[in-house]
RNA sequence: UCUUAUCGAGAGAGGUGGAGGGACUGGCCCGAUGAAGCCCAGCAACCAUCAAGCCUACACGCUUGAAAGGUGCUAAUUCCUGCAGAAUGUUACGAUUCUGACAGAUGAGA
Numbered sequence: 001u002c003u004u005a006u007c008g009a010g011a012g013a014g015g016u017g018g019a020g021g022g023a024c025u026g027g028c029c030c031g032a033u034g035a036a037g038c039c040c041a042g043c044a045a046c047c048a049u050c051a052a053g054c055c056u057a058c059a060c061g062c063u064u065g066a067a068a069g070g071u072g073c074u075a076a077u078u079c080c081u082g083c084a085g086a087a088u089g090u091u092a093c094g095a096u097u098c099u100g101a102c103a104g105a106u107g108a109g110a
Base pairs, nucleotide, nucleotide: 001110002109003108004107005106006105007104012040014039015038016037020030021029022028024082026080027079041074042073043072046070047069049066050065051064052063053062054061078103083100084099085098086097087096088095
């Protein structure tokens, strides 16, 4: 970089550390009643593992369950938004709602 799945649930009044953080834009927020990072703790179950079932059989596959080895995650829906369409509403804008893209994050594969 490409492909693919998921992104409305869940998880800390701990230690360390000291000022920043929420990807980016514009907002709006979090932060010395202490940010990031690191350690510990926890959550989940994508991959791998194990068991049972389905398939004529094998398992490549599918379903269910167990357990947690490899990741991941632990303010706010991916905090909202950025492009397009629809509906409502307005004199017209602004605005609200919905849908789909884009972007991003994570897993797996290349």
A computed fold for a 110-nucleotide RNA from Rubeoparvulum massiliense, annotated as SAM riboswitch aptamer (S box leader). The source organism's lineage runs through Bacteria, Bacillati, Bacillota, Bacillaceae and Rubeoparvulum. Rfam family: SAM riboswitch aptamer (S box leader). Rfam describes the family as follows. The SAM riboswitch is found upstream of a number of genes which code for proteins involved in methionine or cysteine biosynthesis in Gram-positive bacteria. Gene Ontology term of the family: regulation of gene expression. The sequence is in RNAcentral, with records from MGnify.